[in-house]
Context: one part of a larger RNA
RNA sequence: CUGGGCGUAAAGCGCACGUAGGCGGGUUUGUCAGUCAGGGGUGAAAUCCCGGGGCUCAACCUCGGAACUGCCCUUGAUACAGCAAGCCUUAGAGUCCGGAAGAGGUGGGUGGAAUUCCUAGUGUAGAGGUGAAAUUCGUAGAUAUUAGGAAGAACACCGGUGGCGAAGGCGGCCCACUGGUCCGGCACUGACGCUGAGGUGCGAAAGCGUGGGGAGCAAACAGGAUUAGAUACCCUGGUAGUCCACGCCGUAAACGAUGGAUGCUAGCCGUCAGCAAGCAUGCUUGUUGGUGGCGCAGCUAACGCAUUAAGCAUCCCGCCUGGGGAGUACGGCCGCAAGGUUAAAACUC
Numbered sequence: 001c002u003g004g005g006c007g008u009a010a011a012g013c014g015c016a017c018g019u020a021g022g023c024g025g026g027u028u029u030g031u032c033a034g035u036c037a038g039g040g041g042u043g044a045a046a047u048c049c050c051g052g053g054g055c056u057c058a059a060c061c062u063c064g065g066a067a068c069u070g071c072c073c074u075u076g077a078u079a080c081a082g083c084a085a086g087c088c089u090u091a092g093a094g095u096c097c098g099g100a101a102g103a104g105g106u107g108g109g110u111g112g113a114a115u116u117c118c119u120a121g122u123g124u125a126g127a128g129g130u131g132a133a134a135u136u137c138g139u140a141g142a143u144a145u146u147a148g149g150a151a152g153a154a155c156a157c158c159g160g161u162g163g164c165g166a167a168g169g170c171g172g173c174c175c176a177c178u179g180g181u182c183c184g185g186c187a188c189u190g191a192c193g194c195u196g197a198g199g200u201g202c203g204a205a206a207g208c209g210u211g212g213g214g215a216g217c218a219a220a221c222a223g224g225a226u227u228a229g230a231u232a233c234c235c236u237g238g239u240a241g242u243c244c245a246c247g248c249c250g251u252a253a254a255c256g257a258u259g260g261a262u263g264c265u266a267g268c269c270g271u272c273a274g275c276a277a278g279c280a281u282g283c284u285u286g287u288u289g290g291u292g293g294c295g296c297a298g299c300u301a302a303c304g305c306a307u308u309a310a311g312c313a314u315c316c317c318g319c320c321u322g323g324g325g326a327g328u329a330c331g332g333c334c335g336c337a338a339g340g341u342u343a344a345a346a347c348u349c
Base pairs, nucleotide, nucleotide: 004320005319006318007303008302012317014202015201016200017199021195022194023193025088026087027086028085029084030083031082034080035077036076037075038074039073040072041071042070049065050064051063052062053061054060092192093189094188095187096185097184098183099182100181104178105177106176107175108174109173110172111155115151116150117149118148119147120146121145122144126137127136163170164169207248208247209246210245211244212243216242217241221237222236223235224234259316260315261314262313263312264311267294268293269292270291271290272289273288274287275286276285277284278283279282298305299304322349323348324347331342332341333340334339
C1' cells in the first nucleotide's frame, strides 16, 4: 500500500466557524474530456508464463508462441457522469409573516436565609471537639440568648432520566442589550447544499501576571490525637487559592468513553415545547420538534444497541496497526513560567 477496523479489546480531534479539496436535487438541449465499442500504431531485447529442443538430469542455454494488463491516433455510441446554456418548483437550503418555551450569553441593579466578625443587653462556668480524647476558646466573662451594625460568598424550597447551549457549561429576583431553537402560514429566492486538510475562534478545574477583595472553605504549613511508625485517614488552627477586573495557559474519565450530514427500517409507555380536530370544557385523538424507559427485525465476541442505532446505505473528515521503552528523547512551533503540541529510536518481552 491493499485489506480490516474505531461504545467497553489499539483507535472519534474537547467543540465550533470556515479556506482549499472531495461529494452533491428534478428536468431539457448542446458538446463528448471521463466512460464504452470497432480499427490502426507503438509497447526493444532479456526476464515472467505456455509448448518444443540442447548439455546423461537439473540449474543453465536455446527456438516458437502468448503476454507486456500501458500509451498514442482514428471512427463511432451518449445511459451515467463532466462541461456549457436554459427551465423547475418541492422534496434540500435560506428569507418573510404570525405565535411559543427556555438556569442560552453580556452588563447593571436588587432581596432574604445562613455564616463570621464588631458593639451593647441578659446571664454564669463552662464551651468546643471525638470512637474516646487532647491541642483550642472562656472569670480580662466564653458557649447560649436578644438588639443593632459590617463584610464576602453562595442562592434552600420550586427542582423534575425538567429546560437551554456547538462544546466547556448555565439556577434568587428585576431591567437593558443580544444569540440560537421550535410550531403554524406556504408569501418569496431558486440547489444558494454537505463535509472540511491547513487556518481561526471558543474552551471546566487547577496554575501564572498586574491590581483589588477576602465571610466561609481550604492545598502547603503548625499543633493535638491514632499508631510499631503515621511525613495520612480524625480533631484544633491556618496561608496561597477559591471571588472581581484585565491579560495568559489550552489541558480533563473535555464521556454517550459512540465525528458530522442525509435517506430508509415493527411497535408500546412516559415527559417537555407547539399546532390541529373532536366533544363530555378538560380530556381524547392526530401531528411536528426535543428528552427518557422498554422492545421487534437486524447488528454485536459478548455485554448490549435498537427511528436519539452500535441496523441498512451514501458522502466528507479524524484516528488505529502487539506490550514495555513513551505520549518519553531530540528538533520545530507555542508559553512569563508551569508546561502544551507535533513525535521517534536503540533495547526488551

Small-subunit ribosomal RNA, central domain from an uncultured bacterium, 349 nucleotides, folded computationally. Rfam family: Bacterial small subunit ribosomal RNA. Gene Ontology terms of the family: structural constituent of ribosome and ribosome.